[in-house]
Overview
Predicted 3D model of a 129-nucleotide RNA (FMN riboswitch aptamer (RFN element)) from Paracoccus onchidii. The source organism's lineage runs through Bacteria, Pseudomonadota, Alphaproteobacteria, Paracoccaceae and Paracoccus. Of the family's consensus pairs, 100% are formed in the model. Model confidence (mean pLDDT): 76 of 100. It was read from a public genome assembly, where an Rfam model found it.

RNA sequence: AAAUGUUCUCAGGGCGGGGUGUGAUUCCCCACCGGCGGUGACAGCCCGCGAGCGCCUUCCAGCGGAAGGGUCAGCAGAUCCGGUGAAAUUCCGGGGCCGACGGUAUAGUCCGGAUGGAAGAGAACCGUG
Numbered sequence: 001a002a003a004u005g006u007u008c009u010c011a012g013g014g015c016g017g018g019g020u021g022u023g024a025u026u027c028c029c030c031a032c033c034g035g036c037g038g039u040g041a042c043a044g045c046c047c048g049c050g051a052g053c054g055c056c057u058u059c060c061a062g063c064g065g066a067a068g069g070g071u072c073a074g075c076a077g078a079u080c081c082g083g084u085g086a087a088a089u090u091c092c093g094g095g096g097c098c099g100a101c102g103g104u105a106u107a108g109u110c111c112g113g114a115u116g117g118a119a120g121a122g123a124a125c126c127g128u129g
Stems, first nucleotide, its partner, number of pairs: 005125006016030004031109002033099002035049004044097002052075002055069006079095005101112003
């Protein structure tokens, strides 16, 4: 001098059974899972956010890799019916739907980038009252 400041910690779940096949946790039948904030009341599918892809910039150099950037534009999913109630697309009952990229027999569930990053949550300190 500054102060919504500093440091630290934490921060994602899920393929079990059967079938076909040379081969599938990827196809088919039955299963299983649900980050963060908000919202009159508890939310995967209401409003947003995050990661990822793409894009742009720089570098290395070749057709790819690394680092960085930002939200202008692109991808970025999906819900209805009934009930209770002052209030619920959030609860209860029922039916339905969705899930980045790369790899591989076509993947929300396996492997990989990732011992990464991060929405955010918490603690301590500073400051203020």